The part of an RNA shown here (small-subunit ribosomal RNA, 3' major domain) has 474 nucleotides and comes from an uncultured Flavobacteriales bacterium. Model confidence (mean pLDDT): 80 of 100.
Context: one part of a larger RNA
RNA sequence: UGACGGGGGCCCGCACAAGCGGUGGAGCAUGUGGUUUAAUUCGAUGAUACGCGAGGAACCUUACCUGGGCUUAAAUGCAGAACGCUUUUCUAGGAAACUAGAUUUUCUUCGGACGGUCUGCAAGGUGCUGCAUGGCUGUCGUCAGCUCGUGCCGUGAGGUGUCGGGUUAAGUCCCAUAACGAGCGCAACCCCUAUUUCUAGUUGCCAACAGAUAAUGCUGGGGACUCUAGAAAAACUGCCCGCGUAAGCGGUGAGGAAGGUGGGGAUGACGUCAAGUCAGCACGGCCCUUACGUCCAGGGCUACACACGUGCUACAAUGGUUGAUACAAAGGGCAGCUACUUGGUGACAAGAUGCUAAUCUCUAAAAUCAAUCUCAGUUCGGAUUGAAGUCUGCAAUUCGACUUCAUGAAGCUGGAAUCGCUAGUAAUCGCAUAUCAGCAAUGAUGCGGUGAAUACGUUCCCGGGCCUUGUACA
Numbered sequence: 001u002g003a004c005g006g007g008g009g010c011c012c013g014c015a016c017a018a019g020c021g022g023u024g025g026a027g028c029a030u031g032u033g034g035u036u037u038a039a040u041u042c043g044a045u046g047a048u049a050c051g052c053g054a055g056g057a058a059c060c061u062u063a064c065c066u067g068g069g070c071u072u073a074a075a076u077g078c079a080g081a082a083c084g085c086u087u088u089u090c091u092a093g094g095a096a097a098c099u100a101g102a103u104u105u106u107c108u109u110c111g112g113a114c115g116g117u118c119u120g121c122a123a124g125g126u127g128c129u130g131c132a133u134g135g136c137u138g139u140c141g142u143c144a145g146c147u148c149g150u151g152c153c154g155u156g157a158g159g160u161g162u163c164g165g166g167u168u169a170a171g172u173c174c175c176a177u178a179a180c181g182a183g184c185g186c187a188a189c190c191c192c193u194a195u196u197u198c199u200a201g202u203u204g205c206c207a208a209c210a211g212a213u214a215a216u217g218c219u220g221g222g223g224a225c226u227c228u229a230g231a232a233a234a235a236c237u238g239c240c241c242g243c244g245u246a247a248g249c250g251g252u253g254a255g256g257a258a259g260g261u262g263g264g265g266a267u268g269a270c271g272u273c274a275a276g277u278c279a280g281c282a283c284g285g286c287c288c289u290u291a292c293g294u295c296c297a298g299g300g301c302u303a304c305a306c307a308c309g310u311g312c313u314a315c316a317a318u319g320g321u322u323g324a325u326a327c328a329a330a331g332g333g334c335a336g337c338u339a340c341u342u343g344g345u346g347a348c349a350a351g352a353u354g355c356u357a358a359u360c361u362c363u364a365a366a367a368u369c370a371a372u373c374u375c376a377g378u379u380c381g382g383a384u385u386g387a388a389g390u391c392u393g394c395a396a397u398u399c400g401a402c403u404u405c406a407u408g409a410a411g412c413u414g415g416a417a418u419c420g421c422u423a424g425u426a427a428u429c430g431c432a433u434a435u436c437a438g439c440a441a442u443g444a445u446g447c448g449g450u451g452a453a454u455a456c457g458u459u460c461c462c463g464g465g466c467c468u469u470g471u472a473c474a
Base pairs, nucleotide, nucleotide: 001474002473003471004470005469007468008467009466010465011464012463013462015458016457019421020420021419022418023417026313027312028311029310030309031308032307033306034304035303042053043052064299065298066297067296068295069294070293076122077121078120079119080118081117083115084114089102090101091100092099093098106113107112124288125287127286128285129284133282134281135277136276137275138273140271145184146183147182148181149180150179151160152159153158164175165174166173190265191264192263193262195233196232197231198230199229200228201227205222206221209220210219211218236259239253240251241250242249243248315414319373320372321371322370323369324368325367331362332361333360336355337354340351341350342349343348380411385406386405387404388403389402390401391400427450428449429448430447431446432445433444
């Protein structure tokens, strides 16, 4: 100087407390461990692995296994040689890859072009090492810290500044001061959102006027309104009162759409964990080269006594079922989204129309209103199984999703323990998208609808910051 302490002081955080809802019990989905297997490819392992890489494992993917092939090879370039092929079609073998054979015999300005074959030189490796590395990432932590120049103090390591008194979300600011300044962080500048004004009105809108219809901005038209999208304004403790030397704090203060960082996002200092990744990519070294390379078929990654994590659905009446009636936002669409009509109980099919989209299309559910069920393992719950189908796709057996009928397990609120959340939040309800032929999506990422309770307080648990103290630790 640090680190540590079941030392002290001060402070903060959904850290506790106060509340609300979960997990842990059930069934299923998914990931992991273990076991099994020819193979169940590999990586990730306290917090910081375990719905993670994977934002889509039937083939492909695919790296694994079994079997069958190839050896300049799957691709490209250069040089040389001999060719006329390439391609098409066919035959035999085969699971295919491929092998063997037959058929066909390029263009030409004769310089060559093009094409494969052979030879040579360059290949290839998801093989190892993340403890050789780059790049990227997690975490402490959006915590308030981490340093430098000059000066001063100390023999020196080093200290001071950065401490002290206040204050703040903040090393934020003020005062004081052997320190005076500065840098990286904080904050602000950026984006979205909340209000108003101006400009502009098409594909959006429709108040007034007119026309038309069974009805509808449907039409003429209009820019008022909504909205769209560009430019401005607006918030700064600016004003008032009180406290304070100041910074600042308090106020059911005024004004204001918004008030003290308005709400959210992006943004992550010096560094820590030899943290993670050689399988995204790049790269040093090592290793393989008729194989650890490469092509193909089938299988596996989907196994199943069990254990754990993360979720979904429930156990019901604030509910289930049936019928009727409303209201979004944000996204997507041409190998696509599909109105509408018809057929089917239905998944869907057939026809047909509009849209390269503010124009056409995909688009709510909780809610509301009525009826019924009346506390039951039930009209709760839907696992499992049987049968019949639909769709995608060469192909649904291993191993897809969906539909209909039948079946109708467990489960009556969950031990010890444990997690999230402070407001448009939790809870609850649906919608969209990426990936994608299809789908294992209950996942992930967004979007809106309905919409709470509680916070006395900082004694305690956990983590962190500053000061101080002890130490046989570095």